[in-house]
Molecule: small-subunit ribosomal RNA
Organism: uncultured bacterium
RNA sequence: CCUGGCUCAGGAUGAACGCUAGCGGCAGGCCUAACACAUGCAAGUCGAGGGGUAACAGGGAAGCUUGCUUCCGCUGACGACCGGCGCACGGGUGAGUAACGCGUAUACAACCUGCCUAUCACACAGGAAUAGCCCUUGGAAACGAGGAUUAAUGCCUGAUGGUUUUGUAAAACCGCAUGGUUUAACAAAUAAAGAUUUAUCGGUGGUAGAUGGGUAUGCGUAAUAUUAGCUAGUUGGUAAGGUAACGGCUUACCAAGGCGACGAUAUUUAGGGGGUCUUAAAGGAUGAUCCUCCACACUGGUACUGAGACACGGACCAGACUCCUACGGGAGGCAGCAGUGAGGAAUAUUGGUCAAUGGACGCAAGUCUGAACCAGCCAUGCCGCGUGAGGGACUACGGUUCUAUGGAUUGUAAACCUCUUUUCUACAGGAAGAAUAAGGAUCUCGUGAGGUCUGAUGACUGUACUGUAGGAAUAAGCACCGGCUAACUCCGUGCCAGCAGCCGCGGUAAUACGGAGGGUGCAAGCGUUAUCCGGAUUUAUUAGGUUUAAAGGCUACGUAGGCGGGAGCAUAAGUCAGUGGUGAAAUCUCGAAGCUCAACUUCGAAACUGCCAUUGAAACUGUGUUUCUUGAAUUCAGUUGAGGUGACUAGAAUAUGUAGAGUAGCGGUGAAAUGCAUAGAUACUACAUAGAAUACCGAUUGCGAAGGCAGGUCACUAAGCUUGGAUUGACGCUAAUGUAGGAAAGCGUGGGUAGCGAACAGGAUUAGAUACCCUGGUAGUCCACGCCGUAAACGAUGCUUACUGGUUAUUGGCAUCUAAUGUCAGUGACUGAGGGAAACCAUUAAGUAAGCCACCUGGGGAGUACGUUCGCAAGAAUGAAACUCAAAGGAAUUGACGGGGGCCCGCACAAGCGGAGGAACAUGUGGUUUAAUUCGAUGAUACGCGAGGAACCUUACCAGAGCUUAAAUGUAGAUUGAUCGGCGUGGAGGCACGUUUUUCCUUCGGGACAAUUUACAAGGUGCUGCAUGGUUGUCGUCAGCUCGUGCCGUGAGGUGUCGGGUUAAGUCCCAUAACGAGCGCAACCCCUAUCGUUAGUUGCUAACAGGUGAUGCUGAGGACUCUAGCGAGACUGCCGGUGUAAACCGUGAGGAAGGUGGGGAUGACGUCAAAUCAGCACGGCCCUUAUGUUCUGGGCUACACACGUGUUACAAUGGAUGGUACAAAGAGCAGCUACCUAGUGAUAGGAUGCGAAUCUUCAAAGCCAUUCUCAGUUCGGAUUGGAGUCUGCAACUCGACUCCAUGAAGUUGGAUUCGCUAGUAAUCGUAGAUCAGCAACGCUACGGUGAAUACGUUCCCGGGCCUUGUACACACCGCCCGUCAAACCAUGGAAGUCGGAAGUGCCUGAAGACUGUUGCCGUAAGGGACGGUUUAGGGUAAAGCUGAUAACUGGGGCUAAGUCGUAACA
Repeated sequence: CCUGGCUCAGGAUGAACGCUAGCGGCAGGCCUAACACAUGCAAGUCGAGGGGUAACAGGGAAGCUUGCUUCCGCUGACGACCGGCGCACGGGUGAGUAACGCGUAUACAACCUGCCUAUCACACAGGAAUAGCCCUUGGAAACGAGGAUUAAUGCCUGAUGGUUUUGUAAAACCGCAUGGUUUAACAAAUAAAGAUUUAUCGGUGGUAGAUGGGUAUGCGUAAUAUUAGCUAGUUGGUAAGGUAACGGCUUACCAAGGCGACGAUAUUUAGGGGGUCUUAAAGGAUGAUCCUCCACACUGGUACUGAGACACGGACCAGACUCCUACGGGAGGCAGCAGUGAGGAAUAUUGGUCAAUGGACGCAAGUCUGAACCAGCCAUGCCGCGUGAGGGACUACGGUUCUAUGGAUUGUAAACCUCUUUUCUACAGGAAGAAUAAGGAUCUCGUGAGGUCUGAUGACUGUACUGUAGGAAUAAGCACCGGCUAACUCCGUGCCAGCAGCCGCGGUAAUACGGAGGGUGCAAGCGUUAUCCGGAUUUAUUAGGUUUAAAGGCUACGUAGGCGGGAGCAUAAGUCAGUGGUGAAAUCUCGAAGCUCAACUUCGAAACUGCCAUUGAAACUGUGUUUCUUGAAUUCAGUUGAGGUGACUAGAAUAUGUAGAGUAGCGGUGAAAUGCAUAGAUACUACAUAGAAUACCGAUUGCGAAGGCAGGUCACUAAGCUUGGAUUGACGCUAAUGUAGGAAAGCGUGGGUAGCGAACAGGAUUAGAUACCCUGGUAGUCCACGCCGUAAACGAUGCUUACUGGUUAUUGGCAUCUAAUGUCAGUGACUGAGGGAAACCAUUAAGUAAGCCACCUGGGGAGUACGUUCGCAAGAAUGAAACUCAAAGGAAUUGACGGGGGCCCGCACAAGCGGAGGAACAUGUGGUUUAAUUCGAUGAUACGCGAGGAACCUUACCAGAGCUUAAAUGUAGAUUGAUCGGCGUGGAGGCACGUUUUUCCUUCGGGACAAUUUACAAGGUGCUGCAUGGUUGUCGUCAGCUCGUGCCGUGAGGUGUCGGGUUAAGUCCCAUAACGAGCGCAACCCCUAUCGUUAGUUGCUAACAGGUGAUGCUGAGGACUCUAGCGAGACUGCCGGUGUAAACCGUGAGGAAGGUGGGGAUGACGUCAAAUCAGCACGGCCCUUAUGUUCUGGGCUACACACGUGUUACAAUGGAUGGUACAAAGAGCAGCUACCUAGUGAUAGGAUGCGAAUCUUCAAAGCCAUUCUCAGUUCGGAUUGGAGUCUGCAACUCGACUCCAUGAAGUUGGAUUCGCUAGUAAUCGUAGAUCAGCAACGCUACGGUGAAUACGUUCCCGGGCCUUGUACACACCGCCCGUCAAACCAUGGAAGUCGGAAGUGCCUGAAGACUGUUGCCGUAAGGGACGGUUUAGGGUAAAGCUGAUAACUGGGGCUAAGUCGUAACA
């Protein structure tokens, strides 16, 4: 950079929860248990159909106890009953249903329709019952039984017949097939109802309409193929039955069909639509409220009545449940409105009224109406209003905070002043919603309608609204403030407590947790949770991909399907245009209107992108037909090749056998061993046998669809290519399912077996080595036949066609003069345009297009589980989920790393010299010990380091004893003239007490000064070097590290800085898309090496002079040395050679010095959270009669031990003794000290010079002699004893030095390791800092003497540059895999166990319907009874499907610090 997932910001909700809450309008309110329901209500009405009179009222009559009883249907009315209409509407719910259920568009010539409208016709004559009432009677009840009697708009008979049906048999007309309509004739059957107030309301039949329904059909309408076959009334026909009507709707017979990959069947889920949410749209999700269709009414079945039901508040039966009961029997169905319980995160009142709208009945009044209209509850949502407005600065107090004597912020905010009154409170007024009612009056036309006037009625409601008065009065919260994402500080906490949508925050300075202050956002709400769409082009129709990120099938053939060359004609299915119908209303959009606005409501328009019909067009696609040759194919000719199959055959090699000859090993490896071999191997020769594979040719070659194919010959066979004729005439491309082929390994049967060689055995290696290596070796490898069907089966790139630049090589043809060259088909390389995330691809595309197929959608779980198919098996194919993570991945970049590569450098190795590691001691560290052994430093880069000096002090540590402020400074107050000091006493001491002495100036007030005391400021070597400054170490004195502009790249980044040379060097040169520049390198600086010049004191002394025992001692001098200022000098400048140049070479010249002359100082960007809070400074934290401070003593010096750094040695290149020569650089007054004396000596006592080029400070090794003679010694000096010296208040713990005595280890040091390249190593002494003294053998300087070696860069270590790989980036001390052990989670299998749903067989079978029948009833119609068929339900049997659970078991996932190894990334 890309791919790709996860997450967020938006909108929405029938929501819920948390915190909060002033008001109103409009909406909405069981999403769960179609769970169970107490109680009340939700469907009645009509007396103008009827018999009537139980209750009420009126009237009348009677009786009397004068306000009661009885009687009278007389009247208003009316219980129950007969009858009519309604109860099939309205209201509820969404269980079932994947269906003509719904939506849409059609059809019915295959249908019905009460009430309503219009119109035509009619209503005649009779009859028999029955409920009620009355009587008797059963039962607990529900509910009945019997007798007598009675009515109708109830029922029956007859008449009429325009209607309908049937039978007989015609005509005309029409149509979309069956067919329909009309007309006429004959025969049979078929209607009616009255009431009344005389106005009317009803009744019967027909026709037509309207309304409502029924039926059929096209299209559309979920998921799963791990559901592929389903179906017997099934599909069709004939006949009959049935229905309002068609139809297997039902029955009988006949035929064997019907559906299905365009997904039948099965399973799971689900009421559908208008719409709603979201969206730019396409889509996706959804189906609350409103409208519409369907289905259901406790569960299942059934019919009756009726115009309409298989009927929510009807019936019958079965079942479950609940209730009543006198135990014999009965009753019930809130998914109507309220309400209750239960469930649940969760959803309201057992309210008012029929005033309006609508419905039922009625002539009407009216009655009924939990429909409806209202009210109540709930911030559940949408909309609106308010919680005040203006002024007001000491920018108040308080809070918070900072850089804190002061600012900032809260903040004009408050207080205070003025104003307003929406809202609130009180009082007063007060609607609209009400009209076409009945009735009355009147007008018009006229016999039933219309107009005008009058006319009762309001649940809501004294509500909306209006007015008056009062007074800022009654009213603000919630979430957030690390990024996404608007908004920051303090305190607390300290990987705790906690937060978190994702990334992530929290381990002592948290803008991320909790609180506070402040701020931001929204606001009567604000957040959280849940769900949907969006963002997500993240399923891509619009609009994605498949070389490497997930993804091209292993290959071909080919079926269905999809797509398809040129021309003509026709057609009109697709397509396009016009028109018509429909697309209900509501919703959405636009324009208006009404509520004060808005939400809301209403009106109008548009839209509803759809479906159907019809008319037209004919370019394109399709279809039909005719034709063409260029796609495709065939034939003739030539040619190519490891193409395939079978048979035969050749030589080399290997092994084996035999023979010969021959002797001790062979073989194998990093090195070995196992193995073979004296029973003769290996090596050599000859002959024979066997199996497998085919050197050279051979290639960037060729052939094949792929797998794959290689000695040679023959036979058979397939294919490609080329040239030009001829032929067919689109015959083509792709290809799901399917079929065939398909490396190696593996499997089966039978052969074969030389070599090789899983398994296995042995030998090695190793910590182990079930491996790599070696010696053997079985399957296998080979052949025949049959399976398997997979590979990184790869070009990780599907097939076909067309088009688009070059260069070059090559294979096979053709043309040409077999030349150049051209052309066709292949095979490669490079480079353009273009593409791509890039790498790269690039006429053999990954470019530009078309067609078809296959496949992908985050990582893991998992190519696993289950199921199914195939297979002898191994296994293959198909192929999930739970759970878990916020990534996994591709390409490229910069680094780092590599037991990758190349080049180069360094005392890095090598070559040398000397050491360390062994001994003793010194010193530091670790460890141990201790009251304390103070602290820090810890690979290189700690360890003779901080410390350049621990007896006290230092000192920070420990024990004990004290103080509360020591020292410094300042302010203020008080006291004193002292304090200090001296002396004394006590004490371990600090200190305490006592005593002694008493400053200066003065205007005499005081001041200065000093001290004491009080207060305030202190103090801390306490913590954090991982909060810091400063300083330092290291890589490394390595040659690197960067920038500006330009250029390249989407970008990270690159280029420059790479390449070729060269250098100590990114030093320089050349080349160059780079050109320049900076920090580093080098140079400039210091010391040193040579010379000049200037200057000569304390230095020097050549010449001159003086002088001494001697000396620059003195005069003098500046020549020399020297001192210390200034200069010169060295630059590859010159010469030769090589080279383009830079540069290198020459031991060149010259020169004191030669290629950086030698040395020093100087340390780039950065690394190691390197070191230091104890050098200093400093943030934060901690202590404050102590973690501060003072003192005495102790400790830092301990000592089984281990390590580092040193010193001295082990000796003769030496030790000892004596003599003798030559430095440099330093230091010095509380100092260095000449010189003299004493002492063996350390030193002591005197004495002199010098604050120093003047004085002091013996250099040693060396040289010259003598001695020792290889020993634990005349080496070595530790240790110990004794005696001393010095410093110091004080040498016990714990100093140094001296003398005498003692005389340890040690005889050159294992593995390993350090330093050094020239005045260097080695060796020798000298000085200084610190310091009273000194544990110094340390450190820092100084000079003296003064080497050896470097072939070279293979190796070890470190470094630089280039390149390469990478799964690393905390950067290999990286990353990371698997088993085992532990905890947790989901899941597969599983002996079984427990359910569920749908079927099948058999048995049984209620109600009902259909049907049969002689017996009973009835004049009859019919009924009863008894059978038959069918069916809900029940029982039973077997098998399958599906769910839950389960001992045990399998793998999987996940979890800071478990075990074993180290498989992958170099």